[in-house]
Context: one part of a larger RNA
RNA sequence: CGUAGGGAGUUUGAUGGGAGCCGUCCCUAGUACGAGAGGACCGGGAUGGACGGACCUCCGGUGUAGCGGUUGUCGUGCCAACGGCAGCGCCGCGUAGCCGACGUCCGGUAGGGAUAAGCGCUGAAAGCAUCUAAGUGCGAAGCUCGCCCAAAGAUGAGACUCCCCACCGGGUCAACCGGGUAAGGCCCCUGGUAGAUCACCAGGUUGAUAGGACGCAGGUGGAAGCGGGGUAACCCGUGGAGCUGAGCGUUACUAAUGGCCGAGGG
Numbered sequence: 001c002g003u004a005g006g007g008a009g010u011u012u013g014a015u016g017g018g019a020g021c022c023g024u025c026c027c028u029a030g031u032a033c034g035a036g037a038g039g040a041c042c043g044g045g046a047u048g049g050a051c052g053g054a055c056c057u058c059c060g061g062u063g064u065a066g067c068g069g070u071u072g073u074c075g076u077g078c079c080a081a082c083g084g085c086a087g088c089g090c091c092g093c094g095u096a097g098c099c100g101a102c103g104u105c106c107g108g109u110a111g112g113g114a115u116a117a118g119c120g121c122u123g124a125a126a127g128c129a130u131c132u133a134a135g136u137g138c139g140a141a142g143c144u145c146g147c148c149c150a151a152a153g154a155u156g157a158g159a160c161u162c163c164c165c166a167c168c169g170g171g172u173c174a175a176c177c178g179g180g181u182a183a184g185g186c187c188c189c190u191g192g193u194a195g196a197u198c199a200c201c202a203g204g205u206u207g208a209u210a211g212g213a214c215g216c217a218g219g220u221g222g223a224a225g226c227g228g229g230g231u232a233a234c235c236c237g238u239g240g241a242g243c244u245g246a247g248c249g250u251u252a253c254u255a256a257u258g259g260c261c262g263a264g265g266g
Base pairs, nucleotide, nucleotide: 001153005164006163007162008161009160010159011158015150016149017148018147021049022048023047024046025045026044027043033038051107052106053105054104055103059100060099061098062097066093067092068091069090070089071086072085073084074083075082076081111145112144113143118138119137120136121135165266167179168178169177170176184261185260186259187258188204189203190202191201192200209255210254211253212251213250214249215248216247218244219243220242225238226237227236228235229234
C1' cells in the first nucleotide's frame, strides 16, 4: 500500500514443514507343534535404550551492587571500628534470574481410507480349468487422513462476533478537496512474563507500572557497643544477633507530564 466505510477480537486452512525408531521381561502357555531337544502364531500387560520437544520443583553450574573469613598496603589523628587498591585481592557459602543434563515431564500410538508384493470370491474367452478379461474381497514399518507447528499478499486477499455513524466548509455537488471528531489507534512516559532494533505484554492518577518505605520469605552465620573471663592470642553473654540484589505482599511518598492520528453510510 492492497484486501471497496472505519475499527477491535476470535478463527477456517489452500499450502508447507515436523514427527514416524528398536528392544527386554511377564501372562496366555511349557499350551499348539515336536519322538525328544526345543518351543510359538494371535492377544494382553510391564519396563527400558536411542532420538525429539518442553521445563527448572528436585539435581548441578553461575550468581563482579548478598553475607562471612582472611593477606599486604594506604587512608579516616590514635585505639577500636571502617573504607580504597591488589583478577570480585584471595577464600567459603549463596536469593532471584539465567544456563545445563547428570534432573523432571511428555512424544512415536490407536483408528479410518486407497494400495504393493501376496492371498482370495465369482468367472468366461477356451462346455474343463483359471484371482481377471467384465465384476468383487482382503492385504505393509510404506501412501493418505488422523497428531504437532507455521499459514488469507491463499491479490482466489476467506469466515464469525462485537464496537463507531446520516458532522462542518469548499466544489463542476453520489466524485473529489480541506477541517474537527467517533469506535479505535499511535507518539510519549513507568516498566517486563518480552526483547539485538522493531515487535509483544503489563500499566499511565478512575493508577500498584517502576522506584522508595514497611512486612515476610530466602541468604549469610552470631554485628557494633557494652558486660564478664584470660598475662595474651582469644573466648562467653547480651542475641539465630547484625547485615541483606533481583523473590512474595502492603502502601500513592516519588515518577507515569503531555500531544497527535483516525469513518461520514460505505
The prediction has a mean pLDDT of 86. Large-subunit ribosomal RNA, domain VI from a Chloroflexota bacterium, 266 nucleotides, folded computationally. The RNAcentral record of the full RNA draws on ENA. Rfam family: Bacterial large subunit ribosomal RNA. Its family is annotated with structural constituent of ribosome and ribosome in the Gene Ontology. Lineage of the source: Bacteria > Bacillati > Chloroflexota.